[in-house]
Molecule: Fluoride riboswitch aptamer (crcB RNA motif)
Organism: Acetobacter nitrogenifigens DSM 23921 = NBRC 105050
RNA sequence: AUGGCGGCAGGCGAUGGAGUCCGCCUGCCGCCAUUGAGCGAACCGCUUCACGAGAAGCUGAUGACCCCUGUCUCGCG
Numbered sequence: 001a002u003g004g005c006g007g008c009a010g011g012c013g014a015u016g017g018a019g020u021c022c023g024c025c026u027g028c029c030g031c032c033a034u035u036g037a038g039c040g041a042a043c044c045g046c047u048u049c050a051c052g053a054g055a056a057g058c059u060g061a062u063g064a065c066c067c068c069u070g071u072c073u074c075g076c077g
């Protein structure tokens, strides 16, 4: 340094906030194994043409459930 197990902490899951659950990434500590001088986040939607640049179009405030807020449509007062 890498991988596995356990514990703790943080971050992320295409538009806001809260709760619960799920998934992903990272750090620290302990143990085990392997090994070498490299690697390094998770996440940042989709379709068509182009496919270098770019152009046209579509769904959704959730990762999932649910509530609040904002927006749009319809009906009633």
Base pairs, nucleotide, nucleotide: 001034002033003032004031005030006029007028008027009026010025011024012023013022016068017067019065020064021063045058046057047056048055049054